[in-house]
């Protein structure tokens, strides 16, 4: 310095709207592609009602892929719903930052 891998990570903002798990946009390497499960809605059917049944199935969870990172570690958490510039707002750019945390095996090359 190079790949390999164990494992680590994150999904954000705008706008429109019949307000329904619609729809469009826009930064980013990415902003959930797929697969179960499920609450609650709304749909259909039954029923006087209570409330049953079903199909659909998320911006919810969970596994997987993608992507990023892998201690030379600002990937990403926390501070923090932080500060300052800049933008509709996210992003973006400086501070906070020699802050507090954060995944710590291998091999192959080069030099001494």
């Nucleotide at each position: 310095c190079a790949c390999c891998a164990a494992g680590g990570g994150g999904a954000g903002c705008c706008c429109c709207g019949a307000c329904a798990g619609g729809g469009g946009g826009c930064u980013g390497a990415g902003a959930a592609a797929c697969u179960g499960c499920c609450a609650c809605g709304g749909c259909u059917g039954g029923g006087a009602a209570a409330u049953c049944a079903g199909a659909c199935a998320g911006c919810g969870c969970a596994g997987u892929g993608a992507c990023c990172c892998g201690u030379u570690g600002a990937a990403c958490c926390u501070g923090a719903u932080c500060c300052a510039g800049u933008u509709c707002a996210u992003a973006c750019u400086g501070g906070c930052g020699u802050a507090g945390g954060g995944a710590g095996g291998g091999u192959g090359c080069a030099a001494a």